[in-house]
RNA sequence: GCCUCGAUAGCUUAGUUGGUAUAGCGGCCGCCUCGUAAGCGGCAGAUCGAGGGUUCAAAUCCCUCUCGGGGCU
Numbered sequence: 001g002c003c004u005c006g007a008u009a010g011c012u013u014a015g016u017u018g019g020u021a022u023a024g025c026g027g028c029c030g031c032c033u034c035g036u037a038a039g040c041g042g043c044a045g046a047u048c049g050a051g052g053g054u055u056c057a058a059a060u061c062c063c064u065c066u067c068g069g070g071g072c073u
Stems, first nucleotide, its partner, number of pairs: 001072007010025003019056001027043005049065005
């Protein structure tokens, strides 16, 4: 230098055909218990790596860039 995969909540992650972004762990509140843990119910939390484009509408399609993994020379 070229090819390829990835970047989404504090962490791990789904979303592959464009239509209000999923879950687990963790956090908070409540129930249960003599109390704690476990269990059960609920709540908050991500403008989707950055910028631009297409579209009525973009995590998703197109372009450029940044960072990381793998491969080739």